[in-house]
Context: one part of a larger RNA
RNA sequence: UAGGGUGUAAAGCAUCUAUAAGUAGCUUUUUAAGUCCAUUGUUAAAUCCCAAGGCUCAACCUUAGAUAGGCAGUAGAAACUACUAAGCUGGAGUACGAUAGGGACAGAGGGAAUUUUUGGUGGAAGGUGCAAUGCAUAGAGAUCAAAAAGAACACCAAUGGUGAAAACACUAUACUAGGCUGACACUAAUAUUGAGAGAUGAAAGAUAGGGGAGCAAAUGGGAUAAGAUACCCCAGUAGUCCUAACCAUAAACAAUGGAUACUAAGUGCUGUGUAUAUCAACCCAUAUAGUACUAUAGCUAAUGCGUUAAGUAUCCCACCUGAGGAGUAUGUUCAUAAGAAUGAAACUC
Numbered sequence: 001u002a003g004g005g006u007g008u009a010a011a012g013c014a015u016c017u018a019u020a021a022g023u024a025g026c027u028u029u030u031u032a033a034g035u036c037c038a039u040u041g042u043u044a045a046a047u048c049c050c051a052a053g054g055c056u057c058a059a060c061c062u063u064a065g066a067u068a069g070g071c072a073g074u075a076g077a078a079a080c081u082a083c084u085a086a087g088c089u090g091g092a093g094u095a096c097g098a099u100a101g102g103g104a105c106a107g108a109g110g111g112a113a114u115u116u117u118u119g120g121u122g123g124a125a126g127g128u129g130c131a132a133u134g135c136a137u138a139g140a141g142a143u144c145a146a147a148a149a150g151a152a153c154a155c156c157a158a159u160g161g162u163g164a165a166a167a168c169a170c171u172a173u174a175c176u177a178g179g180c181u182g183a184c185a186c187u188a189a190u191a192u193u194g195a196g197a198g199a200u201g202a203a204a205g206a207u208a209g210g211g212g213a214g215c216a217a218a219u220g221g222g223a224u225a226a227g228a229u230a231c232c233c234c235a236g237u238a239g240u241c242c243u244a245a246c247c248a249u250a251a252a253c254a255a256u257g258g259a260u261a262c263u264a265a266g267u268g269c270u271g272u273g274u275a276u277a278u279c280a281a282c283c284c285a286u287a288u289a290g291u292a293c294u295a296u297a298g299c300u301a302a303u304g305c306g307u308u309a310a311g312u313a314u315c316c317c318a319c320c321u322g323a324g325g326a327g328u329a330u331g332u333u334c335a336u337a338a339g340a341a342u343g344a345a346a347c348u349c
Base pairs, nucleotide, nucleotide: 003321004320005319006318007303008302012317014200015199016198017197021193022192023191025088026087027086028085031082033081034080035077036076038074039073040072041071042070043069049065051063052062053061054060091190092187093186094185096182097181099179103176106173108171109170110153114149115148116147117146118145119144120143121142161168162167205246207244208243209242210241214240215239219235220234221233222232257316258315259314260313261312262311265294266293267292268291269290270289271288272287273286274285298305299304322349323348324347331342332341333340334339
């Protein structure tokens, strides 16, 4: 490389957009590049194959013949791929109507709790397995009232919803993106995947300026213990929050790339439509888009998957190829840095 694979054994990029490129609906038409058929030339000789002959046979030698495949030419075929021209509507999209939602963003508003401060009442807590450090009679903890601050939004809440993923939840508003659905118009293959590329990307970390209630790496103290750089307790700084601009990684998981089609059923939930029903909401039937649970065929090493496939097929991309050495060394690119990306070999078994 090929072959075989990628939920759990090695292996699906964290996610999306999109360039090149690959692949790709239906009908008619043109051409003849691919394709198919026929034929010609060439592909040195020797060799190989084959027939006859010659050395007593054989190896060997001589003579004649033949083929696959390649390249080039000529004459045809036109189903398929491609090309030309024209059309179609089922894929895709646009406009119109309705609809669900913690989708994004902005500035407002809200109450509970916590902490702090002030004042009143009152008179001794807190913490633990047991304690102690710490707080407190210069009046704490508790409770009541007032004020301030920051962060997070109980119940509803769900096996539930939205988003490409990361993620998103107090309330209303402004602005904004996408989905699903309906009927009938419009465009007419405009599709799909996507190397490079670009964008987004939890937490932690990093820069500058704010903010700092609670929590809390580091750190200090008290315990425990043989020791205790821990678990427990008392404190507590970065950080956690906001703005701007970085980093680019996670068991970024469904450990399952995307698209299309097909292949038994049954039971829920969410959104929408139709029919039916009704005062209304349900119920019942059905079609779709999601989200769950059983299960047939089939698949699988098993576990299990099973119309949301890990089934049956097609297309495109990414990745794997014994374990360790090693996601290391070296080089390169990126980053303020931390580091990230790319990524070996010797050697050992």
Predicted 3D model of a 349-nucleotide part of an RNA (small-subunit ribosomal RNA, central domain) from Terminalia arjuna. The RNAcentral record of the full RNA draws on SILVA. The prediction has a mean pLDDT of 86. Its Rfam family is "Bacterial small subunit ribosomal RNA". Rfam links the family to the GO terms ribosome and structural constituent of ribosome.